Predicted 3D model of a 95-nucleotide RNA (c-di-GMP-I-GGC riboswitch aptamer) from Thermosediminibacter litoriperuensis.
RNA sequence: GCCGAUAAGGGCAAACCUGUCGAAAGGCAGGGGCGCAAAGCCAUGGGCCUAAGGCUCCCUUUAUUAUCGGGGCUACGGCUGCCAGGUUGCCGGCU
Repeated sequence: GCCGAUAAGGGCAAACCUGUCGAAAGGCAGGGGCGCAAAGCCAUGGGCCUAAGGCUCCCUUUAUUAUCGGGGCUACGGCUGCCAGGUUGCCGGCU
């Protein structure tokens, strides 16, 4: 430097359940174990998720504005167990 066929010590933990935080996506803790050789770390690029707030349209109204209700757009909110990039690293094999 490349690789993960074999071995050992181990590590992480999907779905689902419970509690908790959050508007939500989702996070955290416990149980659980589908999988994972970086499923360690960093939201940097792409991608994906959500839409509180903001903008806008509709509805409503005698009329105007606003509230309530509904639709659309939007990340400054998230996801690294979607892909790439950065960075660190155990064991073993080959060179």

Its Rfam family is "c-di-GMP-I-GGC riboswitch aptamer". For this family Rfam cites "Bioinformatic analysis of riboswitch structures uncovers variant classes with altered ligand specificity" (Weinberg et al., Proc Natl Acad Sci U S A, 2017). The sequence was found by an Rfam model in a public genome assembly. The coordinates come from a structure-prediction model, not an experiment, and the mean pLDDT is 84. The organism belongs to Thermosediminibacter, within Bacteria.